[in-house]
Formats: sequence, structure tokens, C1' cells
RNA sequence: GCCGCUAUAGCUCAGUGGUAGAGCGCACCCUUGGUAAGGGUGAGGUCAAGGGUUCAAAUCCCUUUAGCGGCU
Repeated sequence: GCCGCUAUAGCUCAGUGGUAGAGCGCACCCUUGGUAAGGGUGAGGUCAAGGGUUCAAAUCCCUUUAGCGGCU
């Protein structure tokens, strides 16, 4: 220099055009003599950034940034 993959909640990850979700974690409550386990409720998101297409974009297209890998 060229090519590819990845970027979504605190962490690990789903979500292939139509209201952003799960597990773990966190807060509160129930249960227990107490702890753990179990159950319930809830908070928490600019979907890496910018632009484009579309009635509508996390999702499709372009560019950029960061990480990882490959080739030269």
C1' cells in the first nucleotide's frame, strides 16, 4: 500500500427495511431467623462518526475513525 472482518445497555451478544432485545450485572420489593439460591418490578442505548437512498435505516450504499486478521 491492497483486501476482509468487527463496532448495538456496565460486560457478553442477538436483531438482514416497519416501536431496539436477551443473559449476566445494577436498584427496589417478595420469600428466609440470617446469608445464598429463587421469584417480581424497574432503571440503563445518539445502534463508532458523517453523508446518501427510502414513506420509513441498527439493517442498504459511500466516506471516515478504532480494533483484529490476511496479502504484498